[in-house]
RNA sequence: ACGGCAGUGGUCUAGUGGUAUGAUCUGAGCUUCCCAAGCUUAUGGUCCGGGUUCGAUUCCCGGCUGCCGUA
Numbered sequence: 001a002c003g004g005c006a007g008u009g010g011u012c013u014a015g016u017g018g019u020a021u022g023a024u025c026u027g028a029g030c031u032u033c034c035c036a037a038g039c040u041u042a043u044g045g046u047c048c049g050g051g052u053u054c055g056a057u058u059c060c061c062g063g064c065u066g067c068c069g070u071a
Base pairs, nucleotide, nucleotide: 001070002069003068004067005066006065007064010024011023012022018054026042027041028040029039030038047063048062049061050060051059
């Protein structure tokens, strides 16, 4: 330099046109003599910019970051 893959809460992850799933962490409550475990609930997320579309996490273009490959 070129090519391929990936980017989703603090962390890990599912989804792939119709307001994003689960786990974990954190806060509150229930339970318990206390702790642990368990149960309920809340907060928090689509890498950035643009385009297409009634509607974009998803499709298209460009960029950034990481990994891999070729030279």